[in-house]
Order: sequence, then C1' cells, then structure tokens
RNA sequence: CGAGCAGGCCGGGCAAUCGCGGGCCCUGGAAGGGGUUCGAGGAAAGUCCGAGCUCCAUAGAGCGCGAUGCUGGGUAACGCCCAGGCGGGGUGACCCGACGGCACAGUGCAACAGAAAGCAGGUCGCCAGUGGCCUUUGCGCCGCGGGCAAGAGUGAAAGGGUGGUGUAAGAGACCACCAGCGGGCCAGGUGACUGGCCCGGCUAGGCAAACCCCAUCGGGAGCAAGAUCGAGUGGAGGACAGCGCGGCUUGCCACGCUCAGGGCUGCUCGUCCUGUGAUCCUCAGGUAGAUCGCUAGAGACGUCAGGUAACUGCCGUCCCAGAGAGAUGAUUGCCGGCCCGCCCCGUCAAGGGAGGGUCACAGAACUCGGCUUACAGGCCUGGUCGGGCA
Repeated sequence: CGAGCAGGCCGGGCAAUCGCGGGCCCUGGAAGGGGUUCGAGGAAAGUCCGAGCUCCAUAGAGCGCGAUGCUGGGUAACGCCCAGGCGGGGUGACCCGACGGCACAGUGCAACAGAAAGCAGGUCGCCAGUGGCCUUUGCGCCGCGGGCAAGAGUGAAAGGGUGGUGUAAGAGACCACCAGCGGGCCAGGUGACUGGCCCGGCUAGGCAAACCCCAUCGGGAGCAAGAUCGAGUGGAGGACAGCGCGGCUUGCCACGCUCAGGGCUGCUCGUCCUGUGAUCCUCAGGUAGAUCGCUAGAGACGUCAGGUAACUGCCGUCCCAGAGAGAUGAUUGCCGGCCCGCCCCGUCAAGGGAGGGUCACAGAACUCGGCUUACAGGCCUGGUCGGGCA
C1' cells in the first nucleotide's frame, strides 16, 4: 500500500423566521394571551420469543397439544447471551451448525440413471465342465446347464479399503495394516468430550426442520387489560289539592269556589298565569364522557470491586415524551460529508476555483429483556493474508 476479518460508535451542525404537544408560573370573569422548561430511535419497525402488571379460569394426577434439544455458566425469564466441546468451511484473522436417539423399539420415505436401491442383484464380464462347427485344429467360434462377483458400466449411494495367501475363476474364505462398529479398562476434564490399551465379530447404508421415542418447559386473554365516578335515553319505586256541577269517546275535558306558587306592586284588595308535566325525588345498571392505570424503572451514567466473559455487587450523580387515533415540524442562509462533469497549476499524485446534484432507514402509545429485518454516508479499535521499501 492492497484485500479481507471481528468488535464498538455516530448518523448532519449553527443561526433567523414561522409553527406543534405536555408540565409549571403570571394574567384574565371566560375564551384566550404571555413567560419558562421538556419533547423519538438505533432500530421507536416486524409483533417473532421471554417477563412484569391486570382480569378470567384453576383440588390433585394423567392423556392430548405446542415449544425447546451438545456441556457448563449468566439472567426475573427466554427459543437470548457468554465460555467450552464436537462437526463443517476458509491460506488466515474468523465464520456456520435444531448438534438428544450408535435410525440393533416400531411405522414410513427416496427423483433421474441403472439389470438391480432395502432386499440384495447379475447387464457387460471371468471361470472350469459339457454338446456341436471347421478349407483356419486355435490362447478359435456357437450353444447348454452351472460357479463367481475380481474388473467394466449407472448412480449421491451397489454394503469396508490396500496388499497378500488361496482358487478353475473368485470371495473376510483366511492373514497383516488401516478405517469404522460393539464391549471392557486406564488417564485428563465439573461436564460435553479427549488420549491410550485390550478383546470381539469381519461391516452394520441414508433420512427424526417424517411420524415416533426420550428429557425439560408451558392455563387463557391482553392497557381497547382493568379500577373509580358518571350526563342523556331507557328500567323500578314514589310524590305532586279538596269540593261541587256539567259533557262525553268512562278517564279525560270544561267551568265555579277554596288552597299553594308566581307576575302587576313595598303591603292589602283586585286581576292575570301556573298547579299529571318534555314535572320532581329515590334506587339499580351503566352509554357518551372524566379520572386513575401512565411512566422513578429488573432505570440511565460514572468510579471501584468480583468474574476469561456474559454478568453481578457497593457507592455517587441524574430524572429522561407521555397524550385526544395521536405533537416532536417547515422555510431560508452559512458550514460540513459524498457524487458528477468543467477550468487553473502540475510529468503523475496531491492541490486550488466556480457550478450542479444529493445527505439514509424510519417515527413512541402500558413497560422492560432479547431476536430478526431496514439503513445515504462516516469514525475508532484490534487481529489476518499478500506485496513493496529500510
């Protein structure tokens, strides 16, 4: 210098003008006005896991269903994180893995090719025997019934590999070594597992993100949860004058007197209006609505300590949006980053000047811990590989 790996961080800045939401203060009878302070994210997203909280359900046990699945730790908990083991990939830094069941409990699945694919098979081929053929008597050709699985061919896979003995040809038929399987023992490790030794039979195919088996865990719904208050309408009960006379559609209407309330008016009289009504009271329920839940919390930051780490503990400091279907923005100027072509200088590189374009993904809604996904551009740290120079 180039390429690549891992981890962490930022994700435009300043000013002016206009504007929005919450709290507090001042002012105002109210409506409103003024001041001050606070006001999105690393993912607020997907709603995929795990919790807190709330309501409902709930003797206990089992079946069923779902999730998870190497080991040890962390955590409130997890399917998350850390460390380790094993397997795979990469020259390497490093990355990936549902990684329980030797698929000898059972059921099941496997395209194409190939003669044959779960149970073994015989296409070409090899071998001796036997029958026949001859202008070729051969290491020949044709056929028959057998033996074999070394070689060829197909395939992801043909059921250990290499070498030897053996044989008519062959074959774990036998032997040595290696791989793999089962059993036992020793050593290391908390453990997953690793290393070593001995014995056995010679080989057992793959798939459990197929059913299944084993182990562990798991009630349901979600802040529009839920709690308190509660207009209006509707429900239940009750209250609101008595007498006389008349009418009819027989429970209503009209009239008169008295009684009650009110207006004319301060009082009395008088007069007018009203007294079963869209009336009033009580109870229960609960709609609209209001308040709480609601943001001080498994909180943030910092020092120190423990731990390889995830993480935990002590102490100190700080308060950091909280709503109404929902505010956190817009414009202009300057600066900054990136890209594009142009001009100047220059051998190149670097540099200077004016201009244009562009600056992401996305927006809280009960709250946390994770995971996943999206993201213009940029910064920092630590490893790796290759090249060059000293």

The RNA shown here (Bacterial RNase P class A) has 390 nucleotides and comes from a Chloroflexota bacterium. Lineage of the source: Bacteria > Bacillati > Chloroflexota. The gene name in the source record is rnpB. The coordinates come from a structure-prediction model, not an experiment, and the mean pLDDT is 78. Rfam family: Bacterial RNase P class A. By type it is a ribozyme.